[in-house]
RNA sequence: CAUUGAUAAUGGCAAACUUAUUGAAAAAUAAGGACGCAAAGCUACAGGCCUAAAGGUAAUAACCUAUGGUGGCUGAGUUACCAAA
Numbered sequence: 001c002a003u004u005g006a007u008a009a010u011g012g013c014a015a016a017c018u019u020a021u022u023g024a025a026a027a028a029u030a031a032g033g034a035c036g037c038a039a040a041g042c043u044a045c046a047g048g049c050c051u052a053a054a055g056g057u058a059a060u061a062a063c064c065u066a067u068g069g070u071g072g073c074u075g076a077g078u079u080a081c082c083a084a085a
Stems, first nucleotide, its partner, number of pairs: 003084003012037002017032006035072001041078003045075003048070003055064003
């Protein structure tokens, strides 16, 4: 330096849910709270998934669509603690 995460050690993050706020919504942020995570650190480039305000089609219903979101969906990029079966 690369690889791996069996065995340890120091630690780290924080699902659901509750409250408050923002948002059309999905969802996000903060506090509480722990389901779990060896990158569950960061990044929307590609795919997937969620939402549909505006716009379009339709007509009294609905449908299409991301410029919105999701990194705890996958890939990818990038940074990193400890250890070495």

Background: A computed fold for an 85-nucleotide RNA from Aquibacillus kalidii, annotated as c-di-GMP-I riboswitch aptamer. The model forms 95% of the base pairs in the Rfam consensus. Its mean pLDDT, the model's own confidence on a scale to 100, is 89. The source organism's lineage runs through Bacteria, Bacillati, Bacillota, Caryophanales and Aquibacillus. The sequence was found by an Rfam model in a public genome assembly.